[in-house]
This is a predicted structure of a 1503-nucleotide RNA (small-subunit ribosomal RNA) from bacterium enrichment culture clone R4-81B. Its mean pLDDT, the model's own confidence on a scale to 100, is 83. It matches the Rfam family "Bacterial small subunit ribosomal RNA". Gene Ontology terms of the family: ribosome and structural constituent of ribosome.

RNA sequence: AGAGUUUGAUCAUGGCUCAGGAUGAACGCUGGCGGCAUGCCUAAUACAUGCAAGUCGAACGAAUUUACCUUCGGGUAAAUUAGUGGCGAACGGGUGAGUAACACGUAGAUAACCAACCCUAAAGACGAGGAUAACCCGGGGAAACCUGGACUAAUACUGGAUAGGAGCUAUAUUCAGAAGAAGAUAGUUUUAAAGAUGCCUUAAAGCAUCGCUAUAGGAUGGGACUGCGUCGCAUUAGCUAGUUGGUGGAGUAACGGCCCACCAAGGCAACGAUGCGUAGCUGCGCUGAGAGGCGGAACAGCCACACUGGGACUGAGACACGGCCCAGACUCCUACGGGAGGCAGCAGUAGGGAAUUUUCGGCAAUGGACGAAAGUCUGACCGAGCAAUGCCGCGUGAAUGAAGAAGGUCUUCGGAUUGUAAAAUUCUUUUAUUGGGAAAGAAAGAUAUAGCUAGGAAAUGAGUUAUAUUUGACGGUACCCAUUGAAUAAGCCCCGGCUAACUACGUGCCAGCAGCCGCGGUAAUACGUAGGGGGCGAGCGUUAUCCGGAAUUAUUGGGCGUAAAGCGUGCGUAGGCGGAAAUGUUAAGUCAUUUGUAAAAGAUCUCAGCCCAACUGAGUAAGGCGAAUGAAACUGGCAAUCUUGAAUACGGUAGAGGUAAGUGGAAUUCCAUGUGUAGCGGUGGAAUGCGUAGAUAUAUGGAGGAACACCAAUGGCGAAGGCAGCUUACUGGGCCGGAAUUGACGCUGAGGCACGAAAGCGUGGGGAGCAAACAGGAUUAGAUACCCUGGUAGUCCACGCCGUAAACGAUGAGAACUAAGUGUUGGGGUAAAACUCAGUGCUGAAGUUAACGCAUUAAGUUCUCCGCCUGGGUAGUACGGUCGCAAGACUGAAACUCAAAGGAAUUGACGGGAACCCGCACAAGCGGUGGAGUAUGUUGUUUAAUUCGAGGAUACACGAAGAACCUUACCAGGUCUUGACAUACCAUUGACCGGUGCAGAGAUGCAUUUUUCACUUUCGGGUGACAAUGGAUACAGGUGGUGCAUGGUUGUCGUCAGCUCGUGCCGUGAGGUGUUGGGUUAAGUCCCGCAACGAGCGCAACCCCUAUUGAUAGUUGCUAAUAUUAAGUUAAGGACUCUAUUGAGACUGCCAGCGACAAGCUGGAGGAAGGUGGGGAUGACGUCAAAUCAUCAUGCCCUUUAUGACCUGGGCUACAAACGUACUACAAUGGCCAAAUACAAAGAGAAGCGAAGCGGUGACGUGGAGCGAACCUCAUAAAAAUGGUCUCAGUUCGGAUUGGAGUCUGCAACUCGACUCCAUGAAGUCGGAAUCGCUAGUAAUCGCGAGUCAGCAGAUCACGGUGAAUACGUUCCCGGGUUUUGUACACACCGCCCGUCAAACCACGAGAGUUUAUAACACCCGAAGCCGGUGGCCUAACCGAAAGGAAGGAGCCGUCUAAGGUGGGAUAGAUGAUUGGGGUUAAGUCGUAACAAGGUAACCGUA
Repeated sequence: AGAGUUUGAUCAUGGCUCAGGAUGAACGCUGGCGGCAUGCCUAAUACAUGCAAGUCGAACGAAUUUACCUUCGGGUAAAUUAGUGGCGAACGGGUGAGUAACACGUAGAUAACCAACCCUAAAGACGAGGAUAACCCGGGGAAACCUGGACUAAUACUGGAUAGGAGCUAUAUUCAGAAGAAGAUAGUUUUAAAGAUGCCUUAAAGCAUCGCUAUAGGAUGGGACUGCGUCGCAUUAGCUAGUUGGUGGAGUAACGGCCCACCAAGGCAACGAUGCGUAGCUGCGCUGAGAGGCGGAACAGCCACACUGGGACUGAGACACGGCCCAGACUCCUACGGGAGGCAGCAGUAGGGAAUUUUCGGCAAUGGACGAAAGUCUGACCGAGCAAUGCCGCGUGAAUGAAGAAGGUCUUCGGAUUGUAAAAUUCUUUUAUUGGGAAAGAAAGAUAUAGCUAGGAAAUGAGUUAUAUUUGACGGUACCCAUUGAAUAAGCCCCGGCUAACUACGUGCCAGCAGCCGCGGUAAUACGUAGGGGGCGAGCGUUAUCCGGAAUUAUUGGGCGUAAAGCGUGCGUAGGCGGAAAUGUUAAGUCAUUUGUAAAAGAUCUCAGCCCAACUGAGUAAGGCGAAUGAAACUGGCAAUCUUGAAUACGGUAGAGGUAAGUGGAAUUCCAUGUGUAGCGGUGGAAUGCGUAGAUAUAUGGAGGAACACCAAUGGCGAAGGCAGCUUACUGGGCCGGAAUUGACGCUGAGGCACGAAAGCGUGGGGAGCAAACAGGAUUAGAUACCCUGGUAGUCCACGCCGUAAACGAUGAGAACUAAGUGUUGGGGUAAAACUCAGUGCUGAAGUUAACGCAUUAAGUUCUCCGCCUGGGUAGUACGGUCGCAAGACUGAAACUCAAAGGAAUUGACGGGAACCCGCACAAGCGGUGGAGUAUGUUGUUUAAUUCGAGGAUACACGAAGAACCUUACCAGGUCUUGACAUACCAUUGACCGGUGCAGAGAUGCAUUUUUCACUUUCGGGUGACAAUGGAUACAGGUGGUGCAUGGUUGUCGUCAGCUCGUGCCGUGAGGUGUUGGGUUAAGUCCCGCAACGAGCGCAACCCCUAUUGAUAGUUGCUAAUAUUAAGUUAAGGACUCUAUUGAGACUGCCAGCGACAAGCUGGAGGAAGGUGGGGAUGACGUCAAAUCAUCAUGCCCUUUAUGACCUGGGCUACAAACGUACUACAAUGGCCAAAUACAAAGAGAAGCGAAGCGGUGACGUGGAGCGAACCUCAUAAAAAUGGUCUCAGUUCGGAUUGGAGUCUGCAACUCGACUCCAUGAAGUCGGAAUCGCUAGUAAUCGCGAGUCAGCAGAUCACGGUGAAUACGUUCCCGGGUUUUGUACACACCGCCCGUCAAACCACGAGAGUUUAUAACACCCGAAGCCGGUGGCCUAACCGAAAGGAAGGAGCCGUCUAAGGUGGGAUAGAUGAUUGGGGUUAAGUCGUAACAAGGUAACCGUA
């Protein structure tokens, strides 16, 4: 610091996700040690048991026990304690429910206050009195406990004296910013006390310490008050009656409506009152570069609470966690009468929960309460225990060690890797074990002894110093030494990208993974396992939460033309911002210095202590707030000034600016009349409609409503919406000119107010045309549409509503600045210009922008103010509120769901977009197919099998150049298992082959017969080769699967003219340019131009055949001349034809015209051939996961007595039907007949072609000449031509089918061959919709040959013979190329995609209601209690001789009031038959709305 993810790719926008850090965590797997921390986040749920606050006998009386003494009554001493009394219990400890508040933080202020204990100062402590608990004797009760009588003490209680203090009055003084405060003097009123212990002394007394009283201060703690700060919601906008203030009182420690009486009517709020929700606040913690964001465990400060609610008492302090009273809920005890209780103290239990510990030790330390002290108490605290919960540290060994061991895994079988890893050798001993040693934490205090010191008459005492003794829970712990021995100690996650790390096997869209993108459908680096690797390490992963990355709420630090986003427009309130000057003043902002505070801890920095670290200690620092002093530039305030901003006046000026009234012509329609006759109208074509009752057309006259042609424009005006005949009246605004007036009067503008197209609504008019709804006619599969004929609201007017539009420049208003050029409107200016001001357009620089684009009319550079945005969908929806007559408008969510949605531009593809061009593409022609019969292929069906493949074009006489057996892959049956075929080993045999017999359908089996070679030798043999048989194992075999794992081959677009690269240039980039443009071509062919210059694969050419010809060569070919024959038969010849080798020839070369002086085109000459002469071979980058695993090869998978191999027979030849491709026909351009009669080319031939001759009606047989072929044979070419016949018919057409008889091939023609002869003689009379081929030696037509092949050709591949018609042309159909345009397509239109309906699931709204909770209100009732009142009753202290008084108590009454009750509303939640829309979901239904002109351009508002 970034990365992944929208696209075919790109840039930008924008969300989602990841990498980091953190935690009081939890879960999964694993787990050696130590140190330091931390440990109920949930139920402020309920709690068994124990402990957590007591202490003081030196305040008091008494009792008990023990010891001693005793005059036996008792006393003394020690110890213990219930009670009275004092102090404490208000601290410490826990929790976070409540609380949005002076609760907390911070800074002040208290001149409005309090205080036990503590400290200081200076005083005092005099003298009396009456009770009461305990104890004792009784009573009641289950208990808790209550009660009567009699006795007694105090540092308990009550008067009195004195002192000081306080209050009031008066006088004067001082202080203070102020309400005010403080001394002093005089008078007056009121108010204190307590002893204990020790020492000393004859005693009284005295002294000391502790305690007591009053006063003044301090310290510390607290109360109340104030400024500022402190969460969300405005779908919470108004709140408030003690409310706000005053006067006078009550009350308090104290101010105050804190409370009361009276008076006034105030107070708070858009700078967010009130309400609702949520929440303890802070120091700090986490994160972050910071600013911020989130959090508030532990530690520390403050607050609040103590089962829930209320209340007071005591006290210095409480409205009191381990106190009291009352009410409520719950629990417990009970003798049913009544009582007891409060773990949010420490442990612990139950429950809840994903989840959080021991019913431990000790007061040794620190701290606290009490005490004179010893000491007691202390679950505060110190420690230990449990838990990897976290942080930090250590270890699980170290060195050497290659045969690179074994094993594992992978493998191309060679090896690689695990891996110096292990083993082995040599060491070490942290840790763990055992044994031994052994700290610091301890200092006080106490006791003993010995000193010193103030004061005092003296002594004690007190304080202090020294020495000695004594005190440790942890714990025999830390630490140290020794013993043994590598011994006791490694896991977890990950390995497709992000993100470090790869292979094998298994699985087969299954099982599963997944943070995002996404993996898995038979070769998964993504699932599971293994090997290997990577990361971290006593931990590692996952989940949850927070910050970061996220500049994704943007103060730092974002945006708004098209991505989300400028209010439809203006006026204007609050608010914000604001012109010039060297004016003056002030000091709020601002700045400077000093200062107070900012608790400690933490954090930073510097040191230090535990071996280090974590941890801990010391010092240093702090941007906030306050105070003091100063500065005066800038902003602000005050005062004064200016004219340039703004406004006014004056003089001109343009205009569909507005409102009202009047008025005009053209046109449509209607009415009347005339003329006139059969149609009119309408459409793509029709029909509905109108018309013989006279339409349309035409002429004249009239009526009525609405809109204003030409001018007219890129024009004008207006804030926007919008505004158009002409005239008049009223009226708003702008612009220009000069510079008279005011003197900043300005800009923006939350709320607010006004205007605001169309549609719509209300009332009343009006209504010609047009026209939602509606009706009819068409179209269509349908057509609730588009088209047509009609037609009502409405459109028009007046008044009133509505308040929205794609209300758009998709661009808020104002101001300043920043190149030009060129139109145009209105002014000024000029002789005309130039120039200038205000508008309105275009082009364009800098700049800017994601790009497109904008560009003085900014989307540039800046300032001010307002509005708005923060992923898509849900949704501008729901609920609530406001407005509206309604329609609806404004405001405006969430649950849930997706990983995108969207912008601009690029390349393609596509378009029922455009332009240009080409092609048997159409057109023009010729002939077919589709109808018939047959052949053949396919589908389908059938079958034991009908083997398999091919499927629009680009499958279907295709693989197959030829299925009777074989082929053959299929089926049935019979057989074989190292195999029919290959290699290797061992043994036996010597051959194998072949012959014969038997069984069998055959394969096969049995029997029999015949039968090797080479080398060497000691002649016994050995070795080797070859072959067979037998055996064993590696293996063979597979037309089994996958053409979507592949190679190779092939089809197609298409013989279409395209497809690319290097360098350069342009663009942020994808990309573009080149390759586009102007011409031209069959062609990206060539020329010219050009930010391109070149190059490659294609085109063309080079190759073959053919057309002309030369040279060479003449046999088997040829024959002009000469001979010759039946015959080029022979001689002879090379002239000719022909053959086959090599040349020539054609290049727009020449001429003319056109063209740009080019490329080239047109025409012509010459020429056998002319513009590629004709034909072939040749097929760019690529497309179709096109075809083929069955030609072949091949990965992987499967099979191995079978999916392999052999044999016999069958099948591939089936047959309701459908399709393709052919043959033959339907006839006279024909059929048939003829011993009549012509003319080819190209081929083939030895297990072959096979002649002549002979036989047969014929197929053919016989025969065997010749020929390995320019020699011989196949082999008569046929159509044609000539002559004859048939005469339009199912025929002398046509030949299917069938019967009979044969021939040939072949082991074998039954299933299932071809041919021949005789007989038979179907359908068919030219073929519906539709559709195919062909542009010249072509179509059409005619035959010949070859391959395959034993035989079988209607097919295929070749060959020649005869031999046409037509092409105006490119509008249309199809296909292709180039350019351009649109696009929501990119699997690319066979695309994308919308809505209803049907199904499942999910969340939400409405809903008769039901139910729960909360906070208020009204009324009723009203505990305890404080306060107030009080007839009667009761009462020790004081007064009084007494009566009685003073004072008090209970009781009663009253105000207030918790809980409770009743009531009607409010708010929030849950639930509810039914219902509504929404979302999601591989293959449901119906249509086709949108994207291309999407086939009616789309969209916005409204009905």